[in-house]
Context: one part of a larger RNA
RNA sequence: GGACGAACGCUGGCGUCGUGCCUAACACAUGCAAGUCGUGCGAGAAAGCUCCUUCGGGAGUGAGUAAAGCGGCGGACGGGUGAGUAACACGUGAGCGAUCUACCCGACGGUGGGGGACAACCCAGGGAAACUUGGGCUAAUACCGCAUAUGGCGUGGGCUUGGAAGCCCGACGUCAAAGCUGGCCUCUCCUUGGAAGCUAGCGCCAUCGGAUGAGCUCGCGGCCUAUCAGCUUGUUGGUGAGGUAAUGGCUCACCAAGGCAAUGACGGGUAGCUGGUGUAAGAGCGCGACCAGCCACACUGGGACUGAGACACGGCCCAGACUCCUACGGGAGGCAGCAGUGGGGAAUAUUGCGCAAUGGGCGAAAGCCUGACGCAGCGACGCCGCGUGGGGGAGGAAGGCCUCAGGGUUGUAAACCCCUGUCAGGUGGGACGAACCCAGAGUCGACUAAUAUUCGGCUCGACUGACGGUACCACCAGAGGAAGCUCCGGCUAACUCCGUGCCAGCAGCCGCGGUAAUACGGAGGGAGCAAGCGUUGUUC
Numbered sequence: 001g002g003a004c005g006a007a008c009g010c011u012g013g014c015g016u017c018g019u020g021c022c023u024a025a026c027a028c029a030u031g032c033a034a035g036u037c038g039u040g041c042g043a044g045a046a047a048g049c050u051c052c053u054u055c056g057g058g059a060g061u062g063a064g065u066a067a068a069g070c071g072g073c074g075g076a077c078g079g080g081u082g083a084g085u086a087a088c089a090c091g092u093g094a095g096c097g098a099u100c101u102a103c104c105c106g107a108c109g110g111u112g113g114g115g116g117a118c119a120a121c122c123c124a125g126g127g128a129a130a131c132u133u134g135g136g137c138u139a140a141u142a143c144c145g146c147a148u149a150u151g152g153c154g155u156g157g158g159c160u161u162g163g164a165a166g167c168c169c170g171a172c173g174u175c176a177a178a179g180c181u182g183g184c185c186u187c188u189c190c191u192u193g194g195a196a197g198c199u200a201g202c203g204c205c206a207u208c209g210g211a212u213g214a215g216c217u218c219g220c221g222g223c224c225u226a227u228c229a230g231c232u233u234g235u236u237g238g239u240g241a242g243g244u245a246a247u248g249g250c251u252c253a254c255c256a257a258g259g260c261a262a263u264g265a266c267g268g269g270u271a272g273c274u275g276g277u278g279u280a281a282g283a284g285c286g287c288g289a290c291c292a293g294c295c296a297c298a299c300u301g302g303g304a305c306u307g308a309g310a311c312a313c314g315g316c317c318c319a320g321a322c323u324c325c326u327a328c329g330g331g332a333g334g335c336a337g338c339a340g341u342g343g344g345g346a347a348u349a350u351u352g353c354g355c356a357a358u359g360g361g362c363g364a365a366a367g368c369c370u371g372a373c374g375c376a377g378c379g380a381c382g383c384c385g386c387g388u389g390g391g392g393g394a395g396g397a398a399g400g401c402c403u404c405a406g407g408g409u410u411g412u413a414a415a416c417c418c419c420u421g422u423c424a425g426g427u428g429g430g431a432c433g434a435a436c437c438c439a440g441a442g443u444c445g446a447c448u449a450a451u452a453u454u455c456g457g458c459u460c461g462a463c464u465g466a467c468g469g470u471a472c473c474a475c476c477a478g479a480g481g482a483a484g485c486u487c488c489g490g491c492u493a494a495c496u497c498c499g500u501g502c503c504a505g506c507a508g509c510c511g512c513g514g515u516a517a518u519a520c521g522g523a524g525g526g527a528g529c530a531a532g533c534g535u536u537g538u539u540c
Stems, first nucleotide, its partner, number of pairs: 001540004006536005013386003017382002019379002021344001026342003030339003035073003040070002048061005080297003090221007099214002104210004109205003112146001114144002121136006151175005156169004179202006188195003223269003230260003235257008272294004276287004299320005322333004350376001352375003358372001359370004389419004399410004423481001425476005433467001438461001440460007484529005489510003495524005505512002
């Protein structure tokens, strides 16, 4: 000199863009943060309103709505944190002839015919509650047989290959499926119109391939410590088995006695890793906040279930600590999601608005959900920009300070005159971000007997903004509302007076202060930076 997720002191006008618990991975009140689908399925309220009434009630509407249940997809993403981890965790480069991959895309072939349940609901019961038991009814894209098999898998043979990868052969064994919505009657049957049927769309099943994501293996690379020198028994290897999507001591039985280490094993300490970032001419050194990639974790420890995917932050079970409820029998909970509270601390924000945009989940769609996100709020925490006025104005007011008492200085500074109008203030106008989706109209294409419908494309066209009456624009008024902080002995830019008297104090280093202190305190003056200026801390 630079830098900072900073803090502290004094001061503080505005805006944009960023950024904000570095400490206790401490404990958490309250609200919200993951739902959605009625075009999978069965069932299905109430209030209110209207009418009738024998005043008990009933009917219609509300409404096939709400709330729930079965079922599907999603809850493994998104969001947080950095505790643990010195490890194939990360980075980089390879490999899998040892692997999986829901949704999506391409290809190909199918979607036949049956069955039995369980919720919801009803009845009866237990419990303070959380909740729960028994009996009965019922639907499905829920569940289970059967049929079929382009094909897959297992077994066998052949070709190929270093090796079960790939290709071919035939036999045996084995493995599927689900429907829903809209439209149409040309053909068949009842015949207004429907059913089978046809048709369009969305699904379902088998297989192959792709894409994406993931798993596993290896080479190389990146901390300190030898005041840690020996470490190891599933340890190292083999055979067989189990297990996994998959290799493997991953696990187990048996056999062998190996394996690692001064090129630092083992132990201890510290630490998430990287892209990057700060500094520096570079080499290097320090760091890993925000943003992005990967990993790990979700009160602590352990475990599996479901699933394409988890050993699962807002799922389950067990144990533990803690908090809460209890009728003492028993239950409930997990902010390292967004806000917010207490605590710790030098220190770090609103219990805000909106799904308008972008993105995500579900849905045929309309749409619903979304503390992701977009915005707003608070903080000079940072970078940047702007302003606090401009011109004129005396040998030069007053006051202050100094003085050799003449004067000097503050100082064109002020007053005063003439202007300007940024920001802030007021009045009026007022956005971009919006295009989708889609009501409506037109047109083209596909299916078809069809100019119906349905589906798809194109054109025109209404609708949709949290921010926000914000940005921006115009006008109004008027210099009006807007400057401080540190320093002045040398380093280092800027000097005098008074006070003090080795006192009080200063100080980054050298050092100042003991009666004329440019070094302490005040004043005047000056220097530097400026909505900041200094100090402290850390780092180059």
A computed fold for a 540-nucleotide part of an RNA from an uncultured bacterium, annotated as small-subunit ribosomal RNA, 5' domain. Its mean pLDDT, the model's own confidence on a scale to 100, is 85. It matches the Rfam family "Bacterial small subunit ribosomal RNA".